[in-house]
RNA sequence: CCAUACCAGCCGGGGAUUUAGCGGAGCCCUACACCUGAAAUCCGCUACAGCAGGGGUGGAUUCCUCUUUUGAGGGACGAGCUUUUGCGAAUUGAGGCGUAUUUGUUGUGUUGAUGAAUGGGUCUUGCGCAAUUGGGAAUUGUGAACCAUGUCAGGUGGGGGACCAAGCAGCAUUAAGCAGUGAACCCAAUGUGCCGCGAGAGUGCCUGUUCUGAGCAGGAAAUACGAAGAUCGCGCGGGAGCGACUUUCGAUUUUGAGGUGUAUGG
Numbered sequence: 001c002c003a004u005a006c007c008a009g010c011c012g013g014g015g016a017u018u019u020a021g022c023g024g025a026g027c028c029c030u031a032c033a034c035c036u037g038a039a040a041u042c043c044g045c046u047a048c049a050g051c052a053g054g055g056g057u058g059g060a061u062u063c064c065u066c067u068u069u070u071g072a073g074g075g076a077c078g079a080g081c082u083u084u085u086g087c088g089a090a091u092u093g094a095g096g097c098g099u100a101u102u103u104g105u106u107g108u109g110u111u112g113a114u115g116a117a118u119g120g121g122u123c124u125u126g127c128g129c130a131a132u133u134g135g136g137a138a139u140u141g142u143g144a145a146c147c148a149u150g151u152c153a154g155g156u157g158g159g160g161g162a163c164c165a166a167g168c169a170g171c172a173u174u175a176a177g178c179a180g181u182g183a184a185c186c187c188a189a190u191g192u193g194c195c196g197c198g199a200g201a202g203u204g205c206c207u208g209u210u211c212u213g214a215g216c217a218g219g220a221a222a223u224a225c226g227a228a229g230a231u232c233g234c235g236c237g238g239g240a241g242c243g244a245c246u247u248u249c250g251a252u253u254u255u256g257a258g259g260u261g262u263a264u265g266g
Base pairs, nucleotide, nucleotide: 001266002265003264004263005262006261009057010056011055012030013029014028015027020046021045022044023043024042034054035053036052037051063259064258065257066256073249074248075247076246080242081241082240083239084238085237086236087235088234093232094231097226098225099224100223101222102221103220105218106217107216108215115211116210117209118208119207120206121205122204123200124199125198126197127196128195129193130192131190132189133188134187135186136185138181139180140179141178142177148173149172150171151170156165157164158163
């Protein structure tokens, strides 16, 4: 130096959490780099830090050490911002309310504002009237086999006869009933009407007359005062969310250097 066999090592890593600490397992990131079993009121281990079993690779660009680059993702601190809540103070800030003053403005008004007097309607109610509805009367038509009337053919009875009597059908007129009816008559009823006469209510609305004679009504702004309240703002504290700067851990990626077992044979 070469070959063979065995073996060390390797067959993922990281973050926070948990832990005396380490790893597993659960969550998250990266990667796609063995299999099986148990394990969160946990499981195993002891700084060389998973346990139990099996498999692969295996002395090197792949293992180990140091170093350089990159940086997924997580953690800490946290200026500051947003939001919510408790308490407080209170206008030395804002906003809302009322009053007064001032200044504009809009509508209306001598075709008469405001005010006063007087009357009426609308409102409630009584009586009457009308209307409407219903009923009745009235009227038209129809309407009784027999127990309505009149006339009663035929037929029947009486009579010597003249004639008389009862009386069915039919016809007519009617009763009860049935059907219809514009107006006119009577009765009853009412959320019909305001037609008439009263009583009451009342200034809410409308309207007439008389007197007076110039404002009346609405809204805005400014200033001042006052009362109330605590909506915004203010102070102190709590919660939640976002979060720069800084810092920390850090997979993956990347650069360079170095180190590296035993046995046998040649």
This is a predicted structure of a 266-nucleotide RNA (Bacterial large signal recognition particle RNA) from an Oscillospiraceae bacterium. RNAcentral holds the sequence, with entries from ENA. NCBI's taxonomy places the organism under Bacteria, Bacillati, Bacillota, Eubacteriales, Oscillospiraceae. Its mean pLDDT, the model's own confidence on a scale to 100, is 76. Of the family's consensus pairs, 91% are formed in the model. Its Rfam family is "Bacterial large signal recognition particle RNA". Clan: SRP clan. It is recorded under the gene name ffs.